The RNA shown here (Glycine riboswitch aptamer) has 92 nucleotides and comes from Anianabacter salinae. NCBI's taxonomy places the organism under Bacteria, Pseudomonadati, Rhodobacterales, Paracoccaceae, Anianabacter. Its Rfam family is "Glycine riboswitch aptamer". The family is grouped with related families in Rfam's "Glycine riboswitch clan". Rfam links the family to the GO term glycine biosynthetic process. The prediction has a mean pLDDT of 84.
[in-house]
RNA sequence: UCAUCCGCAAGGGGAGACACGGGCCGAAACGCCCGGGCCGAAGGAGCAACCGCCCCGGUAAACUCUCAGGCACAAGGGACCUUUGCGGGCCG
Numbered sequence: 001u002c003a004u005c006c007g008c009a010a011g012g013g014g015a016g017a018c019a020c021g022g023g024c025c026g027a028a029a030c031g032c033c034c035g036g037g038c039c040g041a042a043g044g045a046g047c048a049a050c051c052g053c054c055c056c057g058g059u060a061a062a063c064u065c066u067c068a069g070g071c072a073c074a075a076g077g078g079a080c081c082u083u084u085g086c087g088g089g090c091c092g
Stems, first nucleotide, its partner, number of pairs: 001092001005088009018036001020035005037071003043067001044065003050058003
């Protein structure tokens, strides 16, 4: 000095699923309550190979579960991808 990589910040992109049924308000929709139905990409939880000190334990996800969250439009959120800036920094 430092690609890849790591952290922080900002910008861009970013899916899925009931305009379901009943009741209330109302012109209607929205909204609220109840009922069931659904989604997975905040978060959370679970497990394989493998490893170990082998009873047991460690350990992964975009897989699985849906606790949470979400399901007209919009807004918001959104894993992940990407760009830029700052910092860290192995090999070289």